RNA sequence: AUGAAAGCAUGAGGAGAGACUGUCAGAUGACAGCGCCGAAGGAGCAAGCAGUGAUGUGAAUCUCUCAGGCAAAAAGACUCAUGCUAGACG
Repeated sequence: AUGAAAGCAUGAGGAGAGACUGUCAGAUGACAGCGCCGAAGGAGCAAGCAGUGAUGUGAAUCUCUCAGGCAAAAAGACUCAUGCUAGACG
């Protein structure tokens, strides 16, 4: 400073999938079974890069489904707006 990235706060939007079955309880809970979802978090890696090599590094709304979730509510990646912090290029 006509203030980048990033972070935080508030507000708005925000998907998917059994209100399944059994037992206990009688609060919408607990345990077990079968079936599912992908958008908290976590994990995996292609090109590229480094290395003689082994290997390392390496993104996602992709993949896995550990965690989480499958009426509503809550949560929710991400997007937008406002404010604050910050101070990159110039």